[in-house]
RNA sequence: CUCUUAUCCAGAGAAGCUGAGGGACCGACCCUUUGACGCUUCGGCAACCAAACGAAAGUUCAGGUGCCAAAUUCGGCAAAUAGGAAUGGCGCAAGUCAUUCAUAUCUGGAAGAUGAGAG
Repeated sequence: CUCUUAUCCAGAGAAGCUGAGGGACCGACCCUUUGACGCUUCGGCAACCAAACGAAAGUUCAGGUGCCAAAUUCGGCAAAUAGGAAUGGCGCAAGUCAUUCAUAUCUGGAAGAUGAGAG
């Protein structure tokens, strides 16, 4: 780096160094000199793997990872539903039908992150 698979609305921050960006990408929105990102130290959360116990379900532990602004910050692609707008058809009219667009809700997906396994 690629593939497979599981999870992603819960949880958990102080100090020191540094000094302008950061939240993967795009859009929105947000954090940030009252110090971002990053690094170090200490602390914490969680429980994927490991370990112990167990017939199993599971329980315990915290060794290997991981994580400690906001749901993976929200959306991005598609379907369904709802009301709305525009255009067009039919109709004397009320209206009705079709197409398209944006919005909301919801479902699925994509992408990403992390674990475990494989190449």